[in-house]
Context: one part of a larger RNA
RNA sequence: GGCUGCUGGUGGAUGCCUUGGUAUCGACAGGCGAUGAAGGACGCGUUAACCUGCGAAAAGUUCCGGUGAGUUGGAUAAAAGCUUUGACCCGGAAGUAUCCGAAUGGGGAAACCCACUGGGAGUAAUACACCCAGUAUCUGUUAUCUGAAUACAUAGGAUAUGGAAGCGAGACCCGCUGAAGUGAAACAUCUCAGUAAGCGGAGGAAAAGAAAUCAAAUAGAGAUUCCCUUAGUAGCGGCGAGCGAAACGGGAAUAGCCUAAACCCGGGAAUUUAUUCUCGGGGGUUGCAGGGCCAGUCAUAAAGGCUGUGGAAUCUUAGCAAAAUCUUCUGGGAAGGAGAGCGACACAGGGUGAUAGCCCCGUAUGCGAAAAGAAGAAGCAAUUAGACGGUACCUAAGUAGGGCCGGACACGUGAAACCCGGUCUGAACCAGGGGGGCCCGCCCUCCAAGGCUAAAUACUCAGUCGAUAACCGAUAGUGAACCAGUACUGCGAAGGAAAGGUGAAAAGAACCGCUGUUAGCGGAGUGAAAUAGAACCUGAAACCAGCAGCUU
Repeated sequence: GGCUGCUGGUGGAUGCCUUGGUAUCGACAGGCGAUGAAGGACGCGUUAACCUGCGAAAAGUUCCGGUGAGUUGGAUAAAAGCUUUGACCCGGAAGUAUCCGAAUGGGGAAACCCACUGGGAGUAAUACACCCAGUAUCUGUUAUCUGAAUACAUAGGAUAUGGAAGCGAGACCCGCUGAAGUGAAACAUCUCAGUAAGCGGAGGAAAAGAAAUCAAAUAGAGAUUCCCUUAGUAGCGGCGAGCGAAACGGGAAUAGCCUAAACCCGGGAAUUUAUUCUCGGGGGUUGCAGGGCCAGUCAUAAAGGCUGUGGAAUCUUAGCAAAAUCUUCUGGGAAGGAGAGCGACACAGGGUGAUAGCCCCGUAUGCGAAAAGAAGAAGCAAUUAGACGGUACCUAAGUAGGGCCGGACACGUGAAACCCGGUCUGAACCAGGGGGGCCCGCCCUCCAAGGCUAAAUACUCAGUCGAUAACCGAUAGUGAACCAGUACUGCGAAGGAAAGGUGAAAAGAACCGCUGUUAGCGGAGUGAAAUAGAACCUGAAACCAGCAGCUU
């Protein structure tokens, strides 16, 4: 030096565990904000820092409920308190809420600087400093005060009174703008795709929606949305790659309404003085045309719908009651073994010194709200229909349609309808008009050029509550089980870790010794165990020692 064995060190694998994650389901909620948000800065404790909570009324104040013996957060100890005259804790409603931040008096390098106006306090009085309130911009309405060119006036201005702004889920919805990689085995039409991205807007859903719709057989249907089917069909397509319907049918859910106009009444304005315009009320809302007006005759109802009011049941935000076991053995410890019982609408689950239906918390089941919220029943109120005859007053105009050019329709200009836009044009108006995929006729069907509308549908990468898992178990599972979007890196946008486990209970080692030593160790003591001693469960391997044997 090597090999083997043993005893240790180092190291932190493995096993076991779980406070944390992951995914799904159900219910809820689906917004917050100038009454100052989201997010922060700085403070507040008998307290040095941090987290949590809170805001100069500062780990908190008041009231109303719940609960019932302890309590002054994580976080111990000490000190000083509070508490059955009900503390602490839980729920509801209030109060307070510094400074920054849309940030809004002006400024600004966020958490700072500097003002003005009115009031207060203060002073003999004024002033400095202090306290309270107001003072940004844009915009709607009305009123008041002002007020140009320009005489009256008007425009404009000011004040008062409302609204907006900003944040959020990288989700869902609507609109505007709008690619490219790619595919076509290249590439230009085409495709990817009206996707990604950007911008604007909204809601708990949004959008759409009460036929100028579909259809068509000798017929019929009857707002919209969504699902199934039709169907990879009909079609479109360098007829390439590819794109790709609809009606009918079956379901989910159902709901229908209001204006404009004619005509009547009233107010106002303008003027060419007999008209025009405008505002309010009545009237009226459709296609088998309807309505107005005129005339008479007949009829006359509120079931239902819609609107308002109303506020019931029920639910949410604290809680309450809730059955049934003992003995013995082993053990540090009984829930384990043995023996004998009991409950069960409760043998879901968790905890307790090992494995507990009957020890504890719970669980099945039953009950509960002063306050706030959700919900919206009954009731009440208003409103909502006529038929026959005549008349020809009304029935949405720079509209429909057309030319040219685009877009969108599954449909690439095609025979290309229907729909939308730009531009140039431009009707009829009920004896009217649109559509039925060029166009024409017949026939059928509907009534544009104004508006509103629940449900069935979409979402849950943000939030609340509950449940579940042949999901993970600390190099896994979130980046983050731990004071993590932290430490750290970067000028910045941004990137981004590592790090869990004593024990049943701190009983966390009094006291003594060695020593330079708050280091380390040896005794002593605790404990079932200290090779469980805080660098703490288990404690593999690499690696390093000590001892023994064999061997060079």
Molecule: large-subunit ribosomal RNA, domain I
Organism: soil metagenome